[in-house]
RNA sequence: UUCUUAUCAAGAGCGACCGAGGGACAGGCCUGAUGACGUCGCGGCAACCUCCCGUCAGGGAAGGUGCCAAUUCCUGCGGAACCAGACGGUUCCGGGAGAUAAGGA
Numbered sequence: 001u002u003c004u005u006a007u008c009a010a011g012a013g014c015g016a017c018c019g020a021g022g023g024a025c026a027g028g029c030c031u032g033a034u035g036a037c038g039u040c041g042c043g044g045c046a047a048c049c050u051c052c053c054g055u056c057a058g059g060g061a062a063g064g065u066g067c068c069a070a071u072u073c074c075u076g077c078g079g080a081a082c083c084a085g086a087c088g089g090u091u092c093c094g095g096g097a098g099a100u101a102a103g104g105a
Base pairs, nucleotide, nucleotide: 001105002104003103004102005101006100007099008098013042014041015040016039017038021031022030023029025076026075027074028073043068044067045066048064049063050061051060052059053058072097077094078093079092080091081090082089083088
């Protein structure tokens, strides 16, 4: 880098440094000098891998990852129902894209 599988409506922040953008991309909408993003320290959440127990339903621990604004912030493509009858809007289903884990090439 790529492939496969699973999950993505819940959950979890303080301090120090830095100093302008950040939320993957596009549009929207948010967020940020009351200091975001990032780095570091400490703390926390969760439980994919791991370990332990087990009556095999599950329970526990937290070593490797991950995560700690907003549903993956919403929508990107297709379909159904309803509203409206010009553009369109709402809900649901599936898909795409993305993120994370585990395994493979």
A computed fold for a 105-nucleotide RNA from Geobacter sp. DSM 9736, annotated as SAM riboswitch aptamer (S box leader).